A computed fold for a 96-nucleotide RNA from a Clostridiaceae bacterium, annotated as c-di-GMP-I-GGC riboswitch aptamer. Lineage of the source: Bacteria > Bacillota > Clostridia > Eubacteriales > Clostridiaceae. Model confidence (mean pLDDT): 85 of 100.
[in-house]
RNA sequence: CACGAUAAUGGCACAACUGUCGAAAGGCAGUGUCGCAAAGCUAUGGGUCUAAGGGAAGAUAAUUGAUAUCUUUCUAUGAUUGCCAGGCUGCCGAAG
Repeated sequence: CACGAUAAUGGCACAACUGUCGAAAGGCAGUGUCGCAAAGCUAUGGGUCUAAGGGAAGAUAAUUGAUAUCUUUCUAUGAUUGCCAGGCUGCCGAAG
């Protein structure tokens, strides 16, 4: 040290369930303990998820315009750092 042990001291907490916030994805708290050497912090780049709002197309409301409703579809400004990378910080110290 850019390394990571059948070591030590501690830490975090997947799924599931309960409560709560949110349109959703998901967040927070509790139980839990699949895993994690940065599973600490950071949405900066990519990926992924969601689509409230907005756009487009179609249908219906007798016709036209406007408008409304429904269907399909696109979209991040939303989410994810326990998807990958980047940035910042950090405990321990066998072997090398």
Background:
Its Rfam family is "c-di-GMP-I-GGC riboswitch aptamer". The family is grouped with related families in Rfam's "c-di-GMP_I riboswitch clan".